Source information
A computed fold for a 327-nucleotide part of an RNA from an Alphaproteobacteria bacterium, annotated as large-subunit ribosomal RNA, domain IV. The source organism's lineage runs through Bacteria, Pseudomonadati, Pseudomonadota and Alphaproteobacteria.
Context: one part of a larger RNA
RNA sequence: UGAUGUUGAAGGAACUAGACAAAUUGCGCUCGUAACUUCGGAAGAAGAGCGACCUCGCCUAGGCAACUAGGAUGAGGUGACACAAAAAAGGGGGUAGCGACUGUUUAUCAAAAACACAGGGCUCUGCAAACUCCAAAGAGGAGGUAUAGGGUCUGACGCCUGCCCGGUGCUGGAAGGUUAAUGUGAGAGGUGCAAGCUUCGAGCUGAAGCCCCAGUGAACGGCGGCCGUAACCAUGACGGUCCUAAGGUAGCGAAAUUCCUUGUCGGGUAAGUUCCGACCUGCAUGAAUGGCGUAACGACUUCCCCAUUGUCUCCAACAUCAACUCA
Numbered sequence: 001u002g003a004u005g006u007u008g009a010a011g012g013a014a015c016u017a018g019a020c021a022a023a024u025u026g027c028g029c030u031c032g033u034a035a036c037u038u039c040g041g042a043a044g045a046a047g048a049g050c051g052a053c054c055u056c057g058c059c060u061a062g063g064c065a066a067c068u069a070g071g072a073u074g075a076g077g078u079g080a081c082a083c084a085a086a087a088a089a090g091g092g093g094g095u096a097g098c099g100a101c102u103g104u105u106u107a108u109c110a111a112a113a114a115c116a117c118a119g120g121g122c123u124c125u126g127c128a129a130a131c132u133c134c135a136a137a138g139a140g141g142a143g144g145u146a147u148a149g150g151g152u153c154u155g156a157c158g159c160c161u162g163c164c165c166g167g168u169g170c171u172g173g174a175a176g177g178u179u180a181a182u183g184u185g186a187g188a189g190g191u192g193c194a195a196g197c198u199u200c201g202a203g204c205u206g207a208a209g210c211c212c213c214a215g216u217g218a219a220c221g222g223c224g225g226c227c228g229u230a231a232c233c234a235u236g237a238c239g240g241u242c243c244u245a246a247g248g249u250a251g252c253g254a255a256a257u258u259c260c261u262u263g264u265c266g267g268g269u270a271a272g273u274u275c276c277g278a279c280c281u282g283c284a285u286g287a288a289u290g291g292c293g294u295a296a297c298g299a300c301u302u303c304c305c306c307a308u309u310g311u312c313u314c315c316a317a318c319a320u321c322a323a324c325u326c327a
Base pairs, nucleotide, nucleotide: 001322002321003320004319005318006317007316008315010313011312014311019308027051028050029049030048031047036041038156052078053077054076055075056074057073058071059070060069061068062067079083091306092305093304094303096301097300098298099297103115104114119154120153121152122151123150124149125148131140132139133138157293158292159291160290162223163222164221167220168219169216170215171214172213173212176211177210178209183204184203187200188199189198190197191196224242225241226240227239228238251285252282263279264278265277266276267275
């Protein structure tokens, strides 16, 4: 000097990105326990008291009894700094975000708000099913049969899920256009004395697809601009105009989304770029790429408080091990 432990005056998060680490709490019994809530919970909420041993009694079980085992049981007393005397053994509360939950995951830097999930929707599939593997045979699906199976999106529950079918996709459409091989073959070429052989070939015929016509959003997706206007000012219910397939509804909103921005106001602090509640001027929210809420849950994230502490003010001592010096 380092490592691992133990202890610490006064203060008690002033440390720090952050209470990281450490400390606190810890068991049993009795009492007591809020908001909120899906009435199950929340809850061991929070919080308070008691706990050793001795004497006498009481209760329970067994026994004829002596007595044995147990008690969360009554009264009195004794000792210690300390009685759940060691070990083992929850710190607690409040707010907000995200995800409903238990679960799963980057073996070896990520455990999460990611994945999954029950539930919801759309779509395909009538069985030799759709779909998948495969060169085929064959197999899975399934010894299942639409209350089944595949694909895809969403993600408990509650309240809901608006407008646009112009583009793309998908579905439907006995017409029409286009269109390959094929079929037919006017006609023409080569060769041959010829029969023939052979080559080219207009037109007509001709499926799917595409064009075309419709439908379809819990399909991919999209959801405007400018100007004016009310008897102070400001604002603009109202009007005009341009464009569009249609111009963002309900909700929520400086948000895991807000650039300007530490927006403005309120709360909390002596002091708050974070946090909470509002406002709406949404750079660039918005409805199963789900929207907004939500009890319970979370080694998740944010902020605050109580308790507690060497995290700190500010370091010190001790134990063990190493380093180091001597040998």

Rfam family: Bacterial large subunit ribosomal RNA.
Model confidence (mean pLDDT): 88 of 100.